[in-house]
Context: one part of a larger RNA
Molecule: small-subunit ribosomal RNA, central domain
Organism: uncultured prokaryote
């Protein structure tokens, strides 16, 4: 390249907007570039075929004879595609009413807890372990009362419960943003789908610079254990752990499942609308649009399992795989302060 693939055997990019490219609803009407048909011309010779001969067959040779593709010129044809023009409303989207959410920034407030510190009361222990010891205390600890100062986290509600594109997000009030969703009606008129490059976002720990430092705690030190113990247990503890700004850009970033559309039984739970019917109400019943859970039919899987949230049957489209290791390494190139990060082999060996 081609095939076959990509939940677990190797494979889906952490995620998102999005150019280029790819593909793209309905109808009329011109065009004829792609498609399709005719026709001319080219398609050297040899060789290939097909027929006839000639050598005693046959390899060989002779002689006729086209083919079929391509290209290049004409005639045409209009169903696909494509172009142009005009209309459409089912895709998409605005707009008017509602609705729920730990969606996202900023501010401001709150109580329990730990920790210090300052005073009462109080006397010899605490602490801490499988047991201890290392630490703490008669310079009055531990407890336990009262008052303060400090930072971080936000019990119960809580929920296979919400929201967010992922990453995440959880006291309480406001104030700014932004999203989905249902329901009726305008209305705009394919404006849609995927997207290389590209932008932005992106948990933890990790840098830089300034501030904070209760708690917990990598390096450290001590004390155990142990044949040792650079540990697992224990006592202390520094970056850090949180804040502001700016950098890194990685993760088992997972649903190990790429992103839209459509079709193809059903039963049962819950969340957020909505209609009906029904009750004084609280609520109940149906049904219906969106989301999230569980069993499960056909299918479908190497089996596990997966089943309208498909791993099922189709399309559109990017992204990846091609024995183990060497290795996500080396050179090189880019990005970064740095630490790395990202592009990514090959001898070799099995």
């Nucleotide at each position: 390249c081609u095939a076959g693939g990509c939940g677990u055997a190797a494979a889906g990019g952490g995620u998102a907007a999005g150019u280029a490219g790819g593909c793209g609803g309905a109808a009329a009407u011109g065009u004829a570039a792609g498609u399709c048909a005719g026709a001319u011309g080219u398609u050297a010779a040899a060789u290939c075929c097909a027929u006839c001969a000639g050598c005693u067959c046959a390899a060989c040779u002779g002689a006729u004879g086209u083919c079929a593709a391509g290209c290049a010129u004409u005639u045409g044809a209009u169903a696909c595609u494509g172009u142009a023009u005009u209309u459409c409303u089912a895709g998409a989207g605005u707009a008017a009413g509602g609705u729920g959410g730990a969606g996202g920034a900023a501010g401001a407030u709150g109580g329990a807890a730990u920790u210090c510190c300052u005073g009462g009361u109080g006397u010899a222990g605490c602490g801490g372990u499988g047991g201890a010891a290392u630490g703490c205390g008669c310079a009055g600890a531990u407890a336990u009362c009262a008052g303060g100062a400090a930072g971080a986290a936000c019990a119960c509600c809580a929920g296979u419960g919400g929201c967010g594109a992922a990453g995440g997000c959880g006291a309480u009030c406001u104030u700014c943003c932004a999203u989905a969703c249902c329901a009726u009606u305008a209305c705009u008129g394919a404006c849609g789908c995927u997207c290389a490059a590209u932008u932005a976002c992106g948990a933890a720990g990790g840098u830089g610079u300034g501030g904070g430092u209760a708690u917990c705690g990598a390096a450290c030190a001590g004390g155990a254990u142990u044949a040792g113990a650079u540990a697992c247990c224990c006592u202390g503890g520094u970056a850090g752990u949180c804040c502001a700004c700016a950098c890194a850009g990685u993760a088992a970033a997972c649903g190990a499942u790429a992103u839209g559309c459509a079709c193809u039984a059903g039963g049962u739970g819950u969340u957020g609308g909505g209609a009906u019917c029904u009750u004084a109400a609280a609520g109940g019943a149906u049904u219906u649009c969106a989301g999230u859970g569980c069993c499960g039919u056909a299918g479908u899987u190497a089996a596990c399992g997966c089943g309208u949230u498909a791993a099922g049957u189709g399309c559109a489209u990017c992204g990846c795989c091609u024995g183990g290791g060497g290795a996500g390494u080396a050179c090189g190139a880019u990005c970064g302060c740095a630490a790395g990060g990202u592009u990514u082999a090959a001898a070799c060996u099995c």